[in-house]
Context: one part of a larger RNA
RNA sequence: GGAUAAACGCUGGCGGUGUGCUUUAAGCAUGCAAGUCGAGCGAGAAUCCCCGACUUGUCGGGGAGGACAGCGGCGAACGGGUGAGUACAGCAUAGGAAUAUACCUUUAAGUGGGGAAUAGCUCAUCGAAAGGUGGGAUAAUACCGCAUGUACUUCAACGCAAGUUGAAGCAAAGGACGUAACUGUCCGCUUGAAGAGUAGCCUGUGUGCUAUCAGCUUGUUGGUAGGGUAAUGGCCUACCAAGGCGACGACGGCUAGGGGAUGUGAGAGCAUGUUCCCCCACAAGGAUACUGAGAUACGGAUCCUACACCUACGGGUGGCAGCAACUGGGAAUCUUGCGCAAUGGGCGAAAGCCUGACGCAGCGACACCGCGUGGAGGAUGAAGGCCUUUGGGUUGUAAACUCCUUUUGUAGAGAAACAAAUCUCGAUUUAUCGGGAUUGAGGGUACUCUAAGAAUAAGCACCUGCUAACUACGUGCCAGAAGCCUCGGUAAUACGUAGGGUGCAAGCGUUAUCC
Numbered sequence: 001g002g003a004u005a006a007a008c009g010c011u012g013g014c015g016g017u018g019u020g021c022u023u024u025a026a027g028c029a030u031g032c033a034a035g036u037c038g039a040g041c042g043a044g045a046a047u048c049c050c051c052g053a054c055u056u057g058u059c060g061g062g063g064a065g066g067a068c069a070g071c072g073g074c075g076a077a078c079g080g081g082u083g084a085g086u087a088c089a090g091c092a093u094a095g096g097a098a099u100a101u102a103c104c105u106u107u108a109a110g111u112g113g114g115g116a117a118u119a120g121c122u123c124a125u126c127g128a129a130a131g132g133u134g135g136g137a138u139a140a141u142a143c144c145g146c147a148u149g150u151a152c153u154u155c156a157a158c159g160c161a162a163g164u165u166g167a168a169g170c171a172a173a174g175g176a177c178g179u180a181a182c183u184g185u186c187c188g189c190u191u192g193a194a195g196a197g198u199a200g201c202c203u204g205u206g207u208g209c210u211a212u213c214a215g216c217u218u219g220u221u222g223g224u225a226g227g228g229u230a231a232u233g234g235c236c237u238a239c240c241a242a243g244g245c246g247a248c249g250a251c252g253g254c255u256a257g258g259g260g261a262u263g264u265g266a267g268a269g270c271a272u273g274u275u276c277c278c279c280c281a282c283a284a285g286g287a288u289a290c291u292g293a294g295a296u297a298c299g300g301a302u303c304c305u306a307c308a309c310c311u312a313c314g315g316g317u318g319g320c321a322g323c324a325a326c327u328g329g330g331a332a333u334c335u336u337g338c339g340c341a342a343u344g345g346g347c348g349a350a351a352g353c354c355u356g357a358c359g360c361a362g363c364g365a366c367a368c369c370g371c372g373u374g375g376a377g378g379a380u381g382a383a384g385g386c387c388u389u390u391g392g393g394u395u396g397u398a399a400a401c402u403c404c405u406u407u408u409g410u411a412g413a414g415a416a417a418c419a420a421a422u423c424u425c426g427a428u429u430u431a432u433c434g435g436g437a438u439u440g441a442g443g444g445u446a447c448u449c450u451a452a453g454a455a456u457a458a459g460c461a462c463c464u465g466c467u468a469a470c471u472a473c474g475u476g477c478c479a480g481a482a483g484c485c486u487c488g489g490u491a492a493u494a495c496g497u498a499g500g501g502u503g504c505a506a507g508c509g510u511u512a513u514c515c
Stems, first nucleotide, its partner, number of pairs: 001515004006511005013371006019364002021329001026327002030324003035074003040071002047064008081282003090207007099199003104195008112146001114144002121136006152169007174187004208254003215245003220242008257279004261272004284305005307318004335361001337360003343357001344355004374404004384395004410451005418442001422437006459504005465484002470499005480487002
């Protein structure tokens, strides 16, 4: 000199873009953050309409309606947070073979015929609650057989191989539109093949400090057989062998998420890993599996522990390292905001619903960038202040005063882009074209115009040398200053105040850290 997720002191006009718990991975009141599908299924409350009966406001029947639940499907493994652990089961890079893959794309072949349950519901019942238990009836794209078998899997035969043949095994689900009824169209379902993207696994190389850590290891190292997995493998088990690693630093200890990048520097390098992107790990501490294409699953389950809450003392409930908010800790870090209009995601045929992702707004000079606090003229060089050799000098064109402008601010008027789609009508034709209607949180915001008026807007540090900038008074080794040399003991340009000056400027200084 540059830089910062900064803090502190004094000061503070505006806008844009970013950014904001670095500490206790401490604890959390409250609200929201993952739902959706009635075009899979049965049932169906409120309300309304019609008919009938009469006790004239009830009952019975039918229809519309579609709430709250339930079964089922898909999603919930994404998105969002944090960096505790991890010096390698990670990451970066270059490769590899023994793998899986829901949704999506392409393609081949099918989708025949049956059955038994169960929730919701109803009846009974236990419990303070959470939540159960038993009986009865019922549906499906829920579940289970049978058939078929293009293919696929396994085995056998032939063949050098590609492959051919044979045997055994293994599937499925319907719904909507349309039709007089089929045919048909669309969305699905089943079995294969291929692709894309994704994920698991293996290998080489690189990856902090420490030898005041020198030896470490028994599933340890390898083999055989088996189990297990989607898959290789001591991943696991039995048996056999006695290996394996290590001064090219094993083992141990300390510290730490890694990278793209970021800061600095001419570069080499050094330091850092906040925001954004990729990967990993974690979800109060620990353990386990289930479901599933995918989890050993933040807002799923079970168990143990600690903590907190409810309790009728028998027993239950909870997990903000999601967004806000709160307590605590700390030098220190924001609103219990608005909206799904856009982008993206989930579900759905679609309309649409959900989305604290996201888009916006709020707060903070926390950072960067931009703008302003006026411009031109104006000498009696006014008054006042300060200094003075008392002549004057300086503040100083500075002010006053004259003319001008209005960025900004105030008031008023107008007023966006971000909107593409979806829907609907028509045309051609199966995916496009043309017309029309509708949708904006931000926001009556940005922006534009008009009006009056210099009006609403300057501080901070420094002035002995390094280092740009000096005098007076006060103080008297005191009070104090200080980055270093040092300054102060009666003429202090170094302390304090004033005048003047220098530097930077909505900031300026100090502290901390890095180069």

Predicted 3D model of a 515-nucleotide part of an RNA (small-subunit ribosomal RNA, 5' domain) from a Candidatus Beckwithbacteria bacterium. The source organism's lineage runs through Bacteria, Bacteria candidate phyla and Candidatus Beckwithiibacteriota. Its mean pLDDT, the model's own confidence on a scale to 100, is 85. Rfam family: Bacterial small subunit ribosomal RNA.